[in-house]
Molecule: Bacterial RNase P class A
Organism: Thermodesulfobacteriaceae bacterium
RNA sequence: AGGGUUUAAGAGGUGGUUGCUCUGAAAAAAGCUCUUUGAAAAGGGCUUUCAGGGAGGAAAGUCCGGGCUCCACAGGGGAGGACGCCGGGUAACACCCGGAGGGAGUAAUCCCUGGAAAGGGCCACAGAAAACAGACCGCCAGCGGCUAAAGAGCUUUUACAGUAAGCUCUUUAGUGCGGGCAAGGGUGAAAAGGUGAGGUAAGAGCUCACCGCAAGCUCUGGUAACAGAGCUUGGCACGGUAACCCCCGUCCGGAGAAAGGCCAAACAGAGCCUACAGGUGCCCCGCCUAAAAAGGCUCAGGUAGGCCGCUUGAGAGAAGGGGUAACCCUUCUCCUAAGAGAAAUAACCACCGCUUAGGAGAACCCCUCUCCUAAGUAACAGAACCCGGCUUACUUAAACCCUACUU
Numbered sequence: 001a002g003g004g005u006u007u008a009a010g011a012g013g014u015g016g017u018u019g020c021u022c023u024g025a026a027a028a029a030a031g032c033u034c035u036u037u038g039a040a041a042a043g044g045g046c047u048u049u050c051a052g053g054g055a056g057g058a059a060a061g062u063c064c065g066g067g068c069u070c071c072a073c074a075g076g077g078g079a080g081g082a083c084g085c086c087g088g089g090u091a092a093c094a095c096c097c098g099g100a101g102g103g104a105g106u107a108a109u110c111c112c113u114g115g116a117a118a119g120g121g122c123c124a125c126a127g128a129a130a131a132c133a134g135a136c137c138g139c140c141a142g143c144g145g146c147u148a149a150a151g152a153g154c155u156u157u158u159a160c161a162g163u164a165a166g167c168u169c170u171u172u173a174g175u176g177c178g179g180g181c182a183a184g185g186g187u188g189a190a191a192a193g194g195u196g197a198g199g200u201a202a203g204a205g206c207u208c209a210c211c212g213c214a215a216g217c218u219c220u221g222g223u224a225a226c227a228g229a230g231c232u233u234g235g236c237a238c239g240g241u242a243a244c245c246c247c248c249g250u251c252c253g254g255a256g257a258a259a260g261g262c263c264a265a266a267c268a269g270a271g272c273c274u275a276c277a278g279g280u281g282c283c284c285c286g287c288c289u290a291a292a293a294a295g296g297c298u299c300a301g302g303u304a305g306g307c308c309g310c311u312u313g314a315g316a317g318a319a320g321g322g323g324u325a326a327c328c329c330u331u332c333u334c335c336u337a338a339g340a341g342a343a344a345u346a347a348c349c350a351c352c353g354c355u356u357a358g359g360a361g362a363a364c365c366c367c368u369c370u371c372c373u374a375a376g377u378a379a380c381a382g383a384a385c386c387c388g389g390c391u392u393a394c395u396u397a398a399a400c401c402c403u404a405c406u407u
Base pairs, nucleotide, nucleotide: 001403002402003401004400005399006398007397008396009395010394012352013351014350015349016348017347018346020054021053022052023051024050025049026048031046032045033044034043035042056380060391061390063389064388065387066386067385068256069255070254071253075285076284077283078282080252081251082250083249084248085099086098087097088096089095100113101112102111103110104109114247115246119245120244121241122240123239136185137184138181139180140179143178144177145175146174147173148172149171150170151169152168153167154166155165156164193211194210195209196208197207198206212236213234214233215232216231217230218229219228220227221226260308261307262306263305269299270298271297272296273295277289278288279287315334316333317332318331319330320329321328322327353377354376355375356374357373358372359371360370361369362368
C1' cells in the first nucleotide's frame, strides 16, 4: 500500500430572536366558553406569564418472542403448524453465550446439526450398471463343445495282411462357441471397504493377518453432547438425499390497539334463523345458553363528538460483587417529560468545531502546523400501544488475517 474477516458507534456545540407541540406551576384584572344551580358562588378550558421536555440505530422489514385487552370452553382429541447436537442465559423465543461433532477457507473466520437397516420417491448427462443396481474394454482352457496331431483299441471291405473309411479312449496343442469372473481399465459428484499373503482355470472376504465397519460389554475424562482405550462376536449394511414425502421427540386456544372501555347526542324500524341452532380459524367429543329472547343474518334509518387505553417500564444511570461469557445480584440516584390524533419538534443570525477548495507564512521538498477567504454541516432515513431480538440500508472507526515493498 492492497485485499479480506470481525466488532463497535452513529454527526455538530453554545447563545439569541421568531414559530409549533406536550407537561407543570402561578395569575384570574378583562374577555369568551363549559358543568352545576331557582339564581349566585365554586370548579374547569381558551387567552397571559414562568420553568422544563420534544424523532432512530436502524423508528425500516412485519420475520420471531412476549406484555396488555377481549371472547366462558383458553377441557380432550384430530387435522395443521413450529422447533430439533449438549449445557447455560432470558419474561419468552426460531434469539444470545459457551462447548461437541462435521464441513469450507492459506488464515483471520464462517456455515451445518434427531433418524437413511421402518417404508416410499428422486439422483440429469455420461456409463454395462445408480442400490435386491452390472458387463463396454477386458481376464479364464478347470467343465461342456469344436479343430488338429500322435498313440492304442474296435468295426467295415477282405482268406489273411495292408491300404482306405468310420467310431471310441488317452495325451498334447489350439479355439472364448456354451460357460465362469467382477480382481484390472473406462464413465461419473459418487460404482459392491483398504493393504498384504494364500487360494483359484481366472477371480472374488473365497480364506487368513492387520486396519476399517457394525453390535454388545467394561474402564478413563467430561454435568452432557462426545473423546480415548480394551475385550467379545460377526465377513460385515453395496452410496447420497429428509429447507422430498415420511418416522421419532418437544411445544402450540383465538383475535388484535381500527384490541378494548366510559360519557354525551341523534334516529325508525321491518323481516328471518333459533337446540340437527348459537358460542373468536377448521373437524369431532364434551360443556354452556331455552321462547321474553340471548345470540346471529338481511334490508332500511341515525351518529361518526369527547375522554380513557397513551407512556413508570421484564425502565435508565453510577458503584461494588459473582460468572469464561451471555447475564445475574446488592446499594444509591433519576423520571411531569415525544405522546401526536392526518399527525407537532422548524426558520434566521452570530461564534466555535468539523469537511472541502484556494491563497499566504514557518519548514530543504512532501507530509505537518498556523493564519485568511469561500462554500457546506454528511449518508440511510422519520415514532403512532409498549418491550426483547433477528434481518436489511448507509457512513465512520478500531482490531485481526494474508500478500507485496521498505527499515